[in-house]
Context: one part of a larger RNA
RNA sequence: CCCGGCGAGUGACUGUCUGUGGCAAGGUUAAGCGACCUCCGCGGAGCCGCAGCGAAAGCGAGUCCGAAUAGGGCGUUGAGUCGCAGGCAGUCGACCCGAAACCGUGUGAGCUACCCAUGGCCAGCGUGAAGCUCCGGUAACGCGGAGUGGAGGCGCGAACCAGUGUCAGUUGAAGAUGGCUUGGAGGAGCUGUGGGUAGGGGUGAAAUGCCAAUCGAACACGGAGAUAGCUGGUUCUCCCCGAAAUGCCUUGAGGGGCAGCCUCGGGAAUUGCCGGCAGGAGGUAGAGCACUGACUGGGCACGGGACGCCACCGCGUUACCAACCCCAAUCAAACUCCGAAUGCCUGUCUGGUGGACCCCGGGAGUGAGACGGCGGGGGAUAAGCUUCGUCGUCAAAAGGAAAAGAGUCCAGAUCACCAGCUAAGGUCCCCAAGACUAUCCUAAGUGGGCAAGGAAGUGCGCGUGCCCCAACAACCAGGAGGUUGGCUUAGAAGCAGCCACCCUUGAAACAGUGCGUAAUAGCUGACUGGUCGAGUGCGCGUGCGCCGACAAUGUAUGGGGCUCAAGGAUAGCACCGACGCUGUGACUAGAGUUUCGACUCUGGGGUAGGGGAGCGUUGUUCGUCUGGGUGAAGCGUCACCGGAAGGAGGCGUGGACGGCGGACAAGAGCGGAUGCCGGG
Numbered sequence: 001c002c003c004g005g006c007g008a009g010u011g012a013c014u015g016u017c018u019g020u021g022g023c024a025a026g027g028u029u030a031a032g033c034g035a036c037c038u039c040c041g042c043g044g045a046g047c048c049g050c051a052g053c054g055a056a057a058g059c060g061a062g063u064c065c066g067a068a069u070a071g072g073g074c075g076u077u078g079a080g081u082c083g084c085a086g087g088c089a090g091u092c093g094a095c096c097c098g099a100a101a102c103c104g105u106g107u108g109a110g111c112u113a114c115c116c117a118u119g120g121c122c123a124g125c126g127u128g129a130a131g132c133u134c135c136g137g138u139a140a141c142g143c144g145g146a147g148u149g150g151a152g153g154c155g156c157g158a159a160c161c162a163g164u165g166u167c168a169g170u171u172g173a174a175g176a177u178g179g180c181u182u183g184g185a186g187g188a189g190c191u192g193u194g195g196g197u198a199g200g201g202g203u204g205a206a207a208u209g210c211c212a213a214u215c216g217a218a219c220a221c222g223g224a225g226a227u228a229g230c231u232g233g234u235u236c237u238c239c240c241c242g243a244a245a246u247g248c249c250u251u252g253a254g255g256g257g258c259a260g261c262c263u264c265g266g267g268a269a270u271u272g273c274c275g276g277c278a279g280g281a282g283g284u285a286g287a288g289c290a291c292u293g294a295c296u297g298g299g300c301a302c303g304g305g306a307c308g309c310c311a312c313c314g315c316g317u318u319a320c321c322a323a324c325c326c327c328a329a330u331c332a333a334a335c336u337c338c339g340a341a342u343g344c345c346u347g348u349c350u351g352g353u354g355g356a357c358c359c360c361g362g363g364a365g366u367g368a369g370a371c372g373g374c375g376g377g378g379g380a381u382a383a384g385c386u387u388c389g390u391c392g393u394c395a396a397a398a399g400g401a402a403a404a405g406a407g408u409c410c411a412g413a414u415c416a417c418c419a420g421c422u423a424a425g426g427u428c429c430c431c432a433a434g435a436c437u438a439u440c441c442u443a444a445g446u447g448g449g450c451a452a453g454g455a456a457g458u459g460c461g462c463g464u465g466c467c468c469c470a471a472c473a474a475c476c477a478g479g480a481g482g483u484u485g486g487c488u489u490a491g492a493a494g495c496a497g498c499c500a501c502c503c504u505u506g507a508a509a510c511a512g513u514g515c516g517u518a519a520u521a522g523c524u525g526a527c528u529g530g531u532c533g534a535g536u537g538c539g540c541g542u543g544c545g546c547c548g549a550c551a552a553u554g555u556a557u558g559g560g561g562c563u564c565a566a567g568g569a570u571a572g573c574a575c576c577g578a579c580g581c582u583g584u585g586a587c588u589a590g591a592g593u594u595u596c597g598a599c600u601c602u603g604g605g606g607u608a609g610g611g612g613a614g615c616g617u618u619g620u621u622c623g624u625c626u627g628g629g630u631g632a633a634g635c636g637u638c639a640c641c642g643g644a645a646g647g648a649g650g651c652g653u654g655g656a657c658g659g660c661g662g663a664c665a666a667g668a669g670c671g672g673a674u675g676c677c678g679g680g
C1' cells in the first nucleotide's frame, strides 16, 4: 500500500412542537391487587385542565396600586387531557476515537545512588620523608657528611577500575559495541555476599543525575467512557428550496448568546420590488472665498528693527520686518455665500414582476471570506497589503473566451439528438470560420511589455519670414584705415578683465562671432560683390513609428509564420463560435384548466443546511401464501428489468435451508478516522 471482516446521533427520564388516535369541561390513573402467563379487570391517591389578581390578609370576571366610582398593570370573550410516532432541547459518557495530566490503593533498591555488616583483590620497577647509627663540628645545642631506614590520596606500568581523542558501526556482531589511543592503578581504591532508605518520597563529591533499557516527579490497577470551546472520522438513493463569512455583547476574538440571511408548517392580505407621474428631506461631487484658517506678489501704512541727532522729552533717515485696509492670484476631511447627478422617504397609477412583502410557530447553518469595478481612510496617490461603503463574480457554477489560469469577459448545465441561430471571442496554417470589400497609416517585426526625456523618421492640418529687383545652400573674391581705442597689466594688439563702442574710405567690413598666440602673428564668422537659377527658413497642432530598453534550461506574439499585412485606423457585409436560444422527444415540481383520457403555462446548477419520497440489511409477528437433495442460502458468470438506491432469471459451484405480501423492532448500509483485527 491493497483485499476481507469490524467500525460512529443511541437509551432512560423530563420538557416543547408537529402528525395521528381515544375521550372531552373534562382527561388520565401510579404503586399495588386479582386473573392470565404477560395484551384483561380492579385500584381516583395523585397529576394536568376548567379563573384570575395581589408580597400577603384577601377579593373574584375581576383584581392590584390609589383618597378615587381617575388612570394604569396583569387578567376576562371557554379546549383540554391521555397514549403512540417523529423533530428539537435539558440531565446523564450522550455521535465515535484521541491527550499532556490529577487523585486513590498497591508493587519495586536482583539495574542504579548512598549507607550498614562481613569477606576478597592490587605483577614488577622506581623515588628515597621522618627516625636511627657512625664520622665531622660546637662550650653545648642547632648544623654538615656518609650510611641505615622505607614514608607518600609519590612516579612508571599489568591485573582491575575508568572512558580522553579518533576511526568503524548507525534496518549494528551489540537497544551504547569494536579497533587504535588515553586516565587512575596502596587509595576519597576496586570488588563478592547479606542487609537498609520508596514516589512530592528516597538517594545524590549536584547532572534535575539515579530509583529495573522509563524520571522536572517510577511502575501496576482503579476513580474512568476524567476533561478536550481542539484535530480527525461519521457508512444507501432520488426529488424541492437553499444560506453565511455581517451587527451588538462576550476573560471575547479559530468559541458562544441575540439579531440578520436559509428552510418547513399555519395565518393574513395586494401589502413587496421595478417602471411612470407628483411631492419632500439633505450639504457629497463640483465650485467658491462671504465666515474659520492657510497662502503668493503689489499698493497704502499702524507698529517694530537698524542708523544718525539727542541730558531727558523727542526728531530725522531707511532698497529691513510688517498689522488693518485695497488690487490681483490661490488652498482646505474636521471652511461654506453656493451646489448637482445618483441614492433615500412619501403619495398615486390602469402597467410589469413575484419560491415578492407582513405576522405566528418547528428546524438549521453561518458569525476565518477571496478577488474585480467604482467612492474613501491607513501605507509611499507601494504590495496578490490593510480597513470601510456599494455593485459583481467565486465561495456553493459546470460550459465558451482570455495559450495554460477560483474571483476577468460571455453565459447560469432536468435528460437525450450525427438538426438550426447566436454571445464573448474570432475567421493564413496548427484550428471551426474572409489570404472579405473600400480608403488611409506604419518599415519598427512597431505590432508582440515600460517612463521622464531626446531626435532634419514619416503622413495630415495650420501660422509666419525671405525669394526671378534672384532667396536658402555651395563655390570665387573682398572683409580696410585712425588703432596696439582707453583703463588694467610683466604683456592685454578685435578675442583674461573693466569702461566706452566713435570717426574715415567704401559695394561691404564689428573698437569684433569662434579657434588660436606668452603677447603679436595666423584661420574663421558677421557684412559686401560675383557664379548659379527656384523655392528656402522658423513655429504650432495632430496620426503612426525611432532611441531610452540588462537575467539566469532554449529563440518565445501560444507556435508556425506575417509587411498595399495575417500589423494599425475608419466604414461595411458574410461566416465560425457555448451545456445560452430554437427545433424534436422524454422525466419531474408548482399553478391553472379538465369531458378525468389529459392539456397549457412557469420552473428543475448548487456547499453548509431545511423539507419530501423511497431502496436495501437483520430479526419479530400475521397470512386459507410458497420454494427446497429432481438441490436452499452463499459464491462465480451472463447480451434482462427499473428514474436511482436496486430487482429478477439462466448456467456453474455449493450441500440445507429459504422466499413473497402486510405490520413492527433495530447492534440497519463504509473508502477514508497516521482507525481496529486478519490475510497478501
Stems, first nucleotide, its partner, number of pairs: 001680006011092013026048003032042003052059002062074004095233002098230001102223006113197009122187001124156003127152001131148006160184003165180004199215001201211003208217001236614006246259005260366002262363006272353003275349006286338001287336002292332003296328004303321002305318005369394010399410003414586004419582003425576003428560003434573001436572006447562001453547002457544010474531005480504003485499003510525001514523002587604007615669001617666007625659003634653005640647002